A computed fold for a 1520-nucleotide RNA from Sungkyunkwania multivorans, annotated as small-subunit ribosomal RNA.
It matches the Rfam family "Bacterial small subunit ribosomal RNA".
The coordinates come from a structure-prediction model, not an experiment, and the mean pLDDT is 84.
RNAcentral holds the sequence, with entries from ENA and SILVA.
Taxonomically the source falls in Sungkyunkwania (Bacteria, Bacteroidota, Flavobacteriia, Flavobacteriaceae).
């Protein structure tokens, strides 16, 4: 080529990532239903629930050409006669009811039962039957008694019957005829896998029959079609927590019994049959063709339609029949309905309508036999809820429509924005113009019909085939055509955070509500409701179930199991499953040809029919399967034969802590006797309790017990696996090497089974030094049922029996083969030997490749393959309950479910954090100085109080903080008395020349009220005010809606970024290592290279020196001049003032380092290693402060939450806390006396000076808008005085008298003078500043400001220490590293008891249902068997008895459920109690097993693991 047409995925654990895993979501489907909404048609489909109960009509009749016959009808005939009516007549057409024949077993309806040869599917009956039909053959003679019906009587409410009398038949009998029929015998041929079949012969028993001209019939037999009986091989839910079932049970002989074969049934006789390939028993269920789903492979159904079963009120039962154990027959029992005269009857929709129940839910008590199709009939025809047809539902499929086209002033209204002009709804409407499917009016109008049968023709033989024409329509005047009218009559419903298409505004405020998963809602919700918009389907949207899919999430295709959920603790070993090399045979499997079947209808295709499609027709294909046969023979499999490499045995040689048993050593502790000896000993963080003057510890010597074996000892070594260690000696096993040598696939694996199996733990006897659960003390502690400590019992130790678990781990079955290397060791061999080299079985370390989510893992595999067996399938309940099995017992072993949750896990990252580790730094501790904490007093604050004490700041980072000036003011608080376009401000309009000032009155005042005074102008207007509008005003809330700001960490030294490169990724490298600094400062190494914010310089202050400049500032030098003084002329030198410059960079020596750098009382130099200082705050923390500095968004008030006033309040005070201030004194107080700063500040001002006053201060008054005037600087220095005392300290508190500001010092001002003289004599616990011009100490100046509550702030200068060895601690910080169950990040996370709601379950005295079995008793109909004296001629039959049996009871025990007093534990729930068990060394490292104990988490002993952290050593290994 060709054939094949077929596969999609997102959401959610996490701060983030890979990864395992569940749950959810988008598809498709329905016999559905619910909600909302609805225009027409076509085809289809309609009780899924109570096989629940049923009124009422219908659904099986038919034949007079079988019969007696005549009860209605009809016709003729007749008779009466009032011509229409009554009779009469089987005479005719018919025909009720009986008789009789065929139907009635079909057709239709339901799915109870039923796990079964019931169904599929194949085959098979030599072990069977078939009525109507078709074929052939023969035959159809003759008799007979009777019985329904009709008639009488008669019982009975009724159903329904008795009796007698009569009569027919194609009803029933008998005889006759017989045969290719059956059955016996009997010979012979064929033929089968067997019993045993055909077929011929001869003999012998047995049994028909109906009329009728004909046509249709019967009858015997034989054959065929149909139809159905019986085996049979294969398939054909679920539980094993259902493991043993089984008495006609298996099996034979014999009889019965059927159509027929059988244990089918029965009598005898054997002792069997079924079962792990699941019998038995429960559960659940009609199968099938087929639908749905999926890419198949699969999973799920079985409603319409086909075909089979099985049922017919609920069990049984038989009869009749070709055929039933019989839906619309019969009988009995039982339930239930119904009638009734109470004696006793009727009934069976699971046909088709309909009715009530029950449900979420399922139609019309329609029409017609026109077709088709079925029963009778000769047929005409008659039934015929089979059927064809219409009704009812949008239940589902398909299909049409609801107009279509122009039509922007992009109208209006709605919505949203807002820079007032916008978007959008929307070409959408109006509005023109056009179609008419659809509707409606009218009007034409089918196919479905051709048969049968009637005429006629035609072939040959009366009849039968054929032609020709006639006759026949429920549906229905439907469908389909035609005509006229008119956009006329016809749009919803869901959604819109993300999966998922589609956004906005408003209402609400964890409420209401929504939700499929995640999750939305607590004041600005695209996620509630509503709107306007918008999207997606559309006569339907949507929603609920329910299946499939996605879901490789049970994985045959097509997972898995070290650490996510999963390797049985180990090893033997039967089934069983797989299994080495070659020959040969078969030919199950396995493939290939052929037959044969796999029903139609569905599905594919292809053609065609209905306008199209659904939908239906025809053809093909297909139906992946069975079964038969021929054929191949490479694998497998069976047989048979050989083979040596699998496995195994023997031989020699070696190894080990391999196992049992037995002797027998020494060290130690302990204990006992005795010596020496004297006070303590022992134990802890510390210490008690204990021991000891009756002599303990200590030491000595002796004897005594029991357990354990140092050193060797190792990361060694044996063993299945627990596990195993003194020497030694005996049995026993194993395993390793070498060379033969043997057997000849004997093997691997192993489901049930077995055997061993660490500690604990039982049990019966022993021992018992040491340890030591329990248990007691003593101690920590808040407690301390712990951790330490003193004791100390079971047990630990032995024998002999149980237990049978463990973190029984390599968290790693086993067995075999293959697949790169290096390096150590332990046991052989072999070659060579100092090394060493090959080789074989172990123990280890590191890596290729590969393989993993990664950690890792790598020949000892978790790579690559190939067999077996275990094992898994979200978490939580639970290894619970039950159940069973085992065990003395603890308890093991097997192992659910309701219910719950949306995550529960692994690994790895990147922070944080540690009672985890290294480095490092920090007034972080040490050193030192000095305070606070104690007193008064200021000031904050916090509680109180209070009409108000306005508000904010609240660990560090709130508290002399916003406040750098609260008497009113401020002022926001409170009280009370006023205003409403307002107290201020704009902008516009008007209007006034006033208002305003000023006197006054009344008031507390705001404010009202009178008086007096009364504008400018260039005429545009200005200005003031008034009064209108329009913008008001809030320190009201929301710092968790924001901007700005501004604290803290922290001036820490970090935080990032682009390429590149490592990882699947998160992420990581760089920024790690090594040094080095104060720094991520350099510098070296380096998959890194670089580069930003940061550090550092750059800026200002201060320190030195130059240069310029020289007035208010200087004043050497020269001049004047004063008591004196730069005062003055001069001066620029030199102070200083401000500008520009320079200087300092490790630059120079040594000295150590590659380097950077570092080190040197180094040099020089005013300054030395950033020279001090300051501004300067990365990325980012703290929803850190602030809506009350300002701004701002929302909300909220509006004769007030706004404004104005007056007065009070922010100053209260039992207290408490913060930051200060003066002291407590002598290094000091007081008094005299004298010296020396700098920062600034100053006109409603600083104020000399001068006078008064003791003083604040007053009154005059110069000078300065200041380098020019103003201001005592204090400590110090010099002298006096006080001598230790509540003092000549201390100043608090009170009195009194004053000053000054200011409208005004009560509340509430500072200052003065007198006078008063209060705590307090150096401050527990605990706490803070500070490493040099620093601490301390002294004054000064300055904002704020009338004043001033300032002892506060900001600043200046004066004088001026000590101390740091040293980083172990406390705190804070940085970097590396490690753990982690924490990311709100340790102030984290989280365990368990109790309490308290609520769910569902377990257990349980009892109470109650259910299905099935067994044993007994009883026992209807009814076949069968006997009988049989009565009935018939007879055949037989009624009677009776006798088995069985459905149902009745009864007994006893087992199952399986429902309920329950009490009870046990779980789950679940925004703030309940106890305590801290775990995660970090979780603070006593956690777990796991076992056992005690304890409020609870838990504790302790014994053994185990590492899924422990750090330190030190030791070994080994890698790398340089």
């Nucleotide at each position: 080529a060709c054939c094949a047409u077929g596969a999609a995925g997102a959401g959610u654990u996490u701060g983030a990532u890979c990864c395992u895993g569940g749950c959810u979501c988008a598809g498709g489907a329905u016999g559905a239903a619910c909600g909302c909404u609805a225009g027409c048609g076509g085809c289809a489909g309609g009780c899924c629930u109570a096989a629940c109960a049923c009124a009422u009509g219908c659904a099986a009749g038919u034949c007079g050409a079988g019969g007696g016959g005549u009860a209605g009808c009809a016709u003729u005939g007749g008779u009466g006669c009032u011509u229409g009516c009554a009779c009469c007549a089987g005479a005719u057409g018919a025909c009720g009811a009986c008789c009789g024949g065929c139907g009635c077993a079909c057709g239709g309806g339901u799915g109870c039962g039923u796990a079964a040869c019931g169904c599929g599917u194949a085959u098979g009956c030599a072990a069977c039957c078939u009525g109507c039909c078709c074929c052939a053959u023969a035959c159809u003679g003759g008799g007979g008694g009777a019985u329904a019906g009709c008639c009488u009587c008669u019982g009975g409410a009724a159903a329904c019957g008795g009796a007698g009398a009569u009569u027919a038949a194609g009803a029933c009998c008998c005889c006759a005829u017989g045969g290719c029929a059956u059955c016996c015998c009997u010979a012979c041929g064929c033929g089968g896998c067997a019993u045993c079949g055909c077929g011929u012969u001869g003999g012998g028993a047995u049994u028909a029959a109906a009329g009728g001209u004909c046509a249709c019939g019967g009858u015997a037999u034989g054959g065929g079609a149909u139809g159905g009986g019986c085996a049979u091989g294969c398939g054909u839910c679920c539980c094993a927590u259902u493991a043993g079932c089984u008495g006609g049970u298996u099996g034979g002989u014999g009889u019965g019994g059927u159509a027929a074969c059988g244990g089918c049934a029965c009598a005898c006789c054997a002792a069997g049959g079924c079962g792990a390939c699941g019998a038995u028993g429960g559960g659940u269920a009609g199968g099938g063709g087929c639908c749905c789903u999926g890419a198949g492979a699969g999973g799920g159904g079985g409603g319409u339609c086909c075909c089979c079963c099985a049922c017919a009120c609920u069990g049984g039962u038989a009869c009749u029949g070709a055929g039933a154990c019989a839906c619309g027959g019969a009988c009995c029992a039982g339930a239930c309905u119904c009638c009734u005269a109470c004696g006793g009857g009727a009934g069976g929709c699971a046909g088709c309508a309909g009715u009530g129940a029950g449900g979420a839910a399922u139609a019309u008590u329609g029409g017609a036999c026109a077709a088709u199709g079925g029963g009778g009939g000769c047929a005409a025809c008659c039934c015929u809820g089979a059927u064809c047809c219409a009704g009812c539902c949008a239940u589902g499929c398909c299909g049409c429509g609801u107009g279509c086209a122009g039509g922007a002033a992009g109208a209006c209204u709605g919505c949203c924005c807002u820079a007032u002009g916008g978007g959008u709804u929307g070409u959408a409407a109006a509005c023109u113009g056009c179609u008419u499917u659809u509707g409606u009016a009218c009007g034409g109008g089918a196919a479905g019909a051709a048969a049968c049968c009637c005429a006629c023709c035609u072939a040959c033989g009366u009849g039968u085939a054929g032609g020709u024409g006639g006759c026949u329509g429920a549906c229905g005047g439907u469908a389909c055509c035609g005509u006229g009218c008119g956009a006329a009559u016809a749009a919803g419903g869901a959604c819109c955070g993300g999966c998922u298409a589609a956004c906005u505004c408003c209402g609400u405020g964890c409420c209401a509500g929504c939700a499929g998963c995640c999750g939305c809602g607590g004041u600005a919700a695209u996620a509630c409701g509503g709107a306007g918009g918008g999207u997606c389907c559309g006569a339907g949207c949507g929603u609920u179930a329910u299946c499939c899919g996605g879901a490789a999430u049970c994985a045959u295709u097509g997972g898995g199991u070290u650490u996510a959920a999963a390797g049985g603790g180990u090893c033997c070993g039967c089934a069983g499953g797989c299994g080495g090399g070659c020959c040969g045979c078969u030919a199950a499997g396995u493939c290939a040809g052929a037959g044969g079947u796999g029903a139609a209808a569905u599905c594919c295709c292809a053609c065609g029919g209905c306008u199209c499609a659904a939908c239906c027709g025809u053809g093909g294909a297909a139906c992946u399967g069975c079964c038969u046969u021929u054929g191949a023979u490479a694998c497998u499999g069976g047989c048979g034969g050989c083979c040596u490499u699998g496995a195994g045995u023997c031989a020699c040689g070696g190894u080990g802590g391999g196992g049992u048993g037995g002797u027998u050593g020494g060290a130690a502790c302990a204990u006992g006797u005795g010596g020496u000896g004297u006070a303590g000993c022992g134990g802890u963080g510390a210490a008690a309790u204990g021991c000891a003057u009756a002599g303990a510890u200590a030491u000595c010597a002796c004897a005594u017990a029991g357990a354990a074996c140092a050193c060797c000892g190792a990361u060694c070594g044996c063993g299945a696996a627990g596990g195993c260690a003194g020497a030694u000696c005996a049995c026993c096993a194993a395993c390793c090497g070498u060379c033969g040598a043997c057997u000849g696939a004997c093997g691997c694996u192993g489901a049930g089974g077995g055997a061993c199996g660490a500690a604990a733990g039982c049990g019966u006897g022993g021992g018992g030094a040491g340890c030591g659960a329990a248990c007691a003390g003593g101690a920590u502690u808040a407690g301390a049922u712990a951790c330490c400590c003193u004791g100390g019992u079971a047990g630990u130790c032995c024998a002999c029996g149980c237990c049978g678990u463990a973190a029984a781990c390599g968290a790693u079955g086993g067995u075999c083969a293959c697949u790169a290397g290096c390096u150590g060791u332990c046991c052989g061999g072999c070659c060579c030997u100092u090394g060493g080299g090959c080789u074989g079985g172990g123990c280890g370390g590191c890596c290729a490749a590969g393989c993993g989510a990664a950690a890792g893992u790598g020949a000892u595999a978790a790579g690559u393959g190939a067999c077996c067996c275990a094992c898994c399938u979200g978490g939580g309940g639970a290894g619970u309950a039950c159940g069973c099995u085992c065990g003395c017992a603890a308890g093991a072993g097997u192992g659910a479910a309701a219910c719950u949750c949306a995550a529960a896990g692994g690994a790895a990252u990147u922070g944080a954090c540690g009672g985890g580790g290294g480095c490092c730094c920090g007034c972080a501790c040490a050193a030192g100085c000095g305070g606070u904490g104690g007193a008064g007093c200021a000031u904050g604050u916090g509680g109180u109080u209070u009409a108000a004490u306005u508000c904010g700041a609240u660990g560090a980072u709130a508290c002399g903080c916003g406040a750098g000036g609260a008497a009113c003011c401020u002022u926001a608080c409170c009280a009370g008395g006023g205003c409403u376009u307002g107290a201020a401000u704009g902008c516009a309009g008007u209007c006034u020349g006033a208002c305003a000032g000023c006197u006054u009155u009344a008031g507390a005042g705001a404010u009202a009220g009178a008086g007096c005074c009364u504008c400018c102008u260039u005429c545009g207007g200005g200005c003031a005010g008034a009064u209108u509008g329009c913008a008001a005003g809030g320190u009201g809330c929301u710092g968790c809606a924001u901007g700005g700001u501004u604290g803290u960490c922290g001036u820490c030294a970090g935080c990032u970024c682009g390429u590149g490169c490592c990882g699947u990724g998160a992420g990581g490298u760089g920024u790690c290592a090594g040094g080095u600094u104060a720094a991520g400062u350099c510098c070296u190494a380096u998959a890194a290279c670089g580069a930003g914010c940061g550090c550092a310089a750059c800026c200002c202050c201060u320190g030195c020196c130059a240069c310029u400049a020289g007035u208010u500032g200087c004043c050497a030098g020269c001049a004047u001049g004063u008591a004196a003084a730069g005062a003055u002329g001069g001066g620029g030198a030199c102070u200083c003032u401000a500008g520009u410059g320079g200087g300092a960079c490790u630059g120079c020596c040594g000295g150590u380092g590659c380097a950077a750098a570092c080190c040197g009382c180094g040099a020089g130099g005013a300054a030395g290693g950033u020279g001090g200082g300051g501004a300067c705050g990365a990325c980012g923390u703290c929803a850190a402060a602030u809506c009350a500095u300002c701004a701002c968004g929302g909300c909220c008030c509006u004769u007030a939450c706004g404004u104005c006033c007056u007065g009070g309040g922010c100053c209260a005070c039992a207290c408490a806390c913060g930051u200060g201030c003066u002291a407590c004194a002598a290094u000091g107080g007081c008094c005299g006396g004298u010296a020396c700063a700098g920062c600034g500040a100053g006109c409603a001002g600083c104020c000399a000076c001068u006078g008064c006053g003791c003083g604040a201060g007053c009154a005059g008054g110069a000078g300065c808008g200041a380098a020019u005037c103003u201001a005592c600087a204090a400590a110090g220095c010099c002298g006096g005085u006080c001598a230790c005392a509540g003092u000549u300290c201390g100043g608090a508190u009170c009195g009194c008298a004053g000053u000054c500001u200011g409208c005004a010092a009560c509340u509430c001002g500072a200052c003065u003078g007198c006078g008063u003289g209060a705590a307090g004599c150096u401050g527990g616990a605990a706490u803070c500043g500070c490493u040099a011009g620093u601490a301390a100490u002294c004054g000064g100046a300055u904002a704020u400001c009338a004043g001033c509550c300032a002892u506060g702030a900001u600043c200046c200068g004066g004088u001026g220490a000590a101390u740091a060895c040293g980083u172990u601690c406390c705190c804070g910080g940085g970097c590396c590293u490690u753990g982690u169950a924490c990311a709100c990040a340790c102030c984290g996370c989280c365990c368990g008891u109790c309490a308290a709601g609520c769910c569902a379950u377990g257990g349980a005295a009892g109470c109650u249902g259910g299905g099935g079995g067994u044993a007994c008793c009883u026992g209807a109909a009814g076949u069968c068997g006997g009988u049989c004296g009565c009935c018939g001629c007879g055949a037989g039959g009624a009677g009776c008895c006798g088995c069985c049996u459905a149902g009745g009871g009864u007994a006893a025990g087992a199952c399986c459920g429902g309920u329950a007093a009490c009870u046990g534990g779980g789950g679940c729930u925004a703030a309940g109690u106890c305590g801290u068990a775990a995660c970090a060394a979780g603070g006593u490292a956690g777990c796991c097993g076992u056992a005690c104990c304890g409020g609870a988490a838990g504790g302790u002993g014994c053994g185990g693991c590492u899924g422990g952290a750090a330190c030190a050593c030791c070994u080994c290994c890698u790398u340089u």